[in-house]
C1' cells in the first nucleotide's frame, strides 16, 4: 500500500514528540437471557454427554489402535485369528461452504483450520456478560469485459 479476520477510532493517567503499560468510551463483534412457537423417543450407565466462535462441514478408499458379537477356523485350560458394527487417529482423492471486488460474467489461484465452555444453555423483548486479537503479501505486466458509484 495492500490481504485474511470483530479486532478500529477517540480521550484519560501524562509531564517534550511517540511506543509500552492500566483504564474510561464511541463503533463494530460474540454469548446469555421471557411470552409465543419448536421440541419433550430425554436423561444416566458400557460403547460415544452436550454446546459455542468460525467458511472450515460432509462423504469415499486405504492404515494404526481400541471396544463389541450370535457366526466361522485353529487351540480347545485361557485365548487367537478371520469378520460384522462402533469410536477414536492418521494419508490420500473428493465435497457442503469461504477469499483473492461493493456487484454480475467468463478465467485463474487459493482456504476448506484451529481453539473454547465444563455435565449446562433452542428461538427469545427487557436485562446480564464479554472481545476489539493474531496472521500474511508486494515495491509492479500478471486478470478480462460489463454495469453502478464518487
Nucleotide at each position: 500500500c495492500g490481504c485474511c479476520g470483530a479486532g478500529u477510532c477517540u480521550c484519560u493517567g501524562a509531564u517534550a514528540c511517540g511506543g509500552a503499560c492500566a483504564g474510561a468510551g464511541a463503533g463494530c463483534c460474540g454469548g446469555g437471557g421471557a411470552c409465543c412457537c419448536a421440541c419433550c423417543u430425554a436423561c444416566u450407565c458400557c460403547c460415544c454427554g452436550g454446546g459455542g466462535u468460525g467458511a472450515a462441514u460432509c462423504g469415499g478408499c486405504g492404515g494404526g489402535c481400541c471396544g463389541c458379537g450370535c457366526c466361522u477356523g485353529c487351540u480347545c485350560a485361557g485365548g487367537c485369528a478371520g469378520c460384522c458394527c462402533g469410536g477414536c487417529c492418521u494419508g490420500c482423492c473428493g465435497u457442503a461452504g469461504g477469499g483473492c471486488u461493493c456487484c454480475u460474467c467468463c478465467g485463474g489461484c487459493c482456504c476448506g483450520a484451529a481453539c473454547c465452555c465444563g455435565u449446562c444453555a433452542g428461538c427469545u423483548a427487557a436485562c446480564c456478560c464479554g472481545g476489539u486479537a493474531g496472521g500474511c503479501g508486494g515495491c509492479c505486466c500478471a486478470g478480462g469485459a460489463g454495469a453502478g458509484g464518487a
Predicted 3D model of a 150-nucleotide RNA (c-di-AMP riboswitch aptamer (ydaO/yuaA leader)) from a soil metagenome. Model confidence (mean pLDDT): 76 of 100. The RNAcentral record of the sequence draws on MGnify.